[in-house]
């Protein structure tokens, strides 16, 4: 200098004017219950979107409902260990794959419990196979003979061909030709040993291996785990109108109903009090699994201690508008109960660690 990998930070800046919202202090005015009161309206001062506020995909807090215990059904997760409030997240490690490398990806339990599935091709596709080829070869034919030809029955999975996949692989020996038939190495199964918390790794012995092909984001099996709804959760205060309950008063007058009439019964009136609910209001609401700095423990995720900071809280719902200067001309995007993650979107700029290649010293 070029090409890359991983991690992190920022998200135009400065100024002026006019606003919006919230909190604190304070002034004015109004009301009555005269209080650290409420409402309105000023002044001054402080705060006022994000790394994703997003998707609402996981997990938790909080709230209400349900719930003796156990089981069935159903959902989720799935190598090992750790972290955490918890997780499907994160960290470290193991196996596998990719990359020269820094590094990246990984749904990675069980196929010797059972069931299912595999088009086409192919002789044969799972309780698996002789199409071609190779070997042997009864018998027959030709030939004087040597021999040549046809070839029943049989052997053979080494070679060809089909296929995603064809009965462990390579080599040597062996054989009529072949074959774990024998041997070496690799692979696989089984049993010890060593290292490791474990996943797993290494090595030893043993079995010739038609034991056990693939597929479980197919059913299934195993292990662990999971109640439902969500801040419009929920709690409190509380009009008008209508209806309800209790007590008292009034009236046995009128009206209505019990088919008509008589009697009788019930309802219909007023006042006070109570209770439920609606409008409306208050709380929930932002102080926290909180941020920053330092120290300690840990490889790390993270934990503990000390100090320090206070950092949106609206409810028709604020966070804006205009102008000036400036630079590299500014992306994706707007809180609504809160927090931890994941995923997706994103103009660019900067910092740190590392890898590869070339050149120079």
């Nucleotide at each position: 200098c070029g090409a890359g990998u991983c991690g992190g930070u920022c998200a135009g800046g400065c100024g002026a004017u006019c606003g919006c919202u919230u909190c604190g202090u304070u002034g004015u005015c109004a009301c009555c219950u005269u209080g650290c009161g409420u409402a309105a309206u000023g002044a001054c001062g402080g705060g006022g979107a994000g790394g994703a506020a997003a998707g609402u995909c996981c997990g938790g807090g909080c709230u209400c409902c349900a719930c003796a215990g156990g089981g069935c059904a159903g959902g989720g997760u799935g190598c090992c260990a750790g972290g955490u409030a918890a997780c499907g997240c994160c960290u470290g490690g193991g196996g596998g794959g990719c990359g020269c490398g820094a590094g990246c990806c990984u749904a990675c339990g069980g196929a010797a419990a059972g069931u299912g599935c595999a088009a086409c091709a192919g002789a044969a596709a799972g309780g698996a196979a002789a199409c071609c080829g190779c070997c042997c070869g009864a018998a027959c034919g030709c030939g004087c003979a040597a021999g040549c030809g046809u070839g029943a029955a049989g052997g053979u999975a080494a070679g060809g061909g089909u296929g995603a996949a064809a009965a462990g692989g390579u080599g040597c020996g062996g054989u009529a030709a072949g074959a774990g038939c024998g041997c070496a190495c690799c692979g696989c199964g089984c049993g010890g040993c060593u290292g490791g918390u474990a996943a797993c790794a290494g090595g030893c012995g043993u079995g010739g291996c038609g034991a056990u092909g693939g597929u479980a984001a197919a059913c299934c099996c195993c292990a662990c785990u999971c109640g439902g709804a969500g801040c419009a959760a929920g709690a409190c205060c509380a009009a008008a109108u209508a209806g309800g309950a209790a007590u008292c008063c009034a009236u046995u007058a009128g009206c209505u109903g019990c088919g008509g009439c008589c009697c009788g019964c019930a309802g219909u009136g007023g006042a006070u009090u109570c209770g439920g609910g609606u409008a409306g209001g208050u709380c929930g609401c932002u102080a926290c699994a909180g941020g920053c700095a330092g120290g300690c423990g840990g490889c790390g995720a993270c934990g503990c201690c000390u100090g320090u900071c206070g950092c949106a809280g609206a409810u028709g719902a604020a966070u804006g508008a205009u102008c000036g200067c400036u630079c590299g001309c500014g992306a994706c995007a707007g809180a609504a109960c809160c927090c931890g993650g994941c995923u997706u979107a994103u103009c660019g700029a900067c910092c740190g660690a590392c890898u590869c290649a070339u050149c120079u010293a």